[in-house]
RNA sequence: UAUCUUCGAAUGGGAGAACUGGCCCCGCCAGUGCCGAAGGAGCAACCGCCCCGGAAACUCUCAGGCAACCGGACCGUUUGAAGACA
Numbered sequence: 001u002a003u004c005u006u007c008g009a010a011u012g013g014g015a016g017a018a019c020u021g022g023c024c025c026c027g028c029c030a031g032u033g034c035c036g037a038a039g040g041a042g043c044a045a046c047c048g049c050c051c052c053g054g055a056a057a058c059u060c061u062c063a064g065g066c067a068a069c070c071g072g073a074c075c076g077u078u079u080g081a082a083g084a085c086a
Stems, first nucleotide, its partner, number of pairs: 001086001003084011018032006033066003039062001040060003046054003
C1' cells in the first nucleotide's frame, strides 16, 4: 500500500399481515383472526478443535407487529477499530 473477515457509526433502500363491536372517540378497550425480517426458542443440512460445541432466510409465534410514524432481518455506499494475509 492492496485485499479479506469481524464489530461499531453515518446514510440510502427495505416486505408481510384484519374485521367487527363498544367507549370517557382522531385515541383506547374487547373478541376472533392474521404476519415474520427486531429479539427469543426448536429441529437440522452443514461445519469444527469432533468429549462436545457452533449452527439458517427452515419451523414455532413467547415477545413483536397487522392506517401513518417509529421499528425492521438483509443489501449498497462511506468511515473508525481489531485481526488475517501478500
Predicted 3D model of an 86-nucleotide RNA (Glycine riboswitch aptamer) from a Paracoccaceae bacterium. Its mean pLDDT, the model's own confidence on a scale to 100, is 78. The organism belongs to Paracoccaceae, within Bacteria.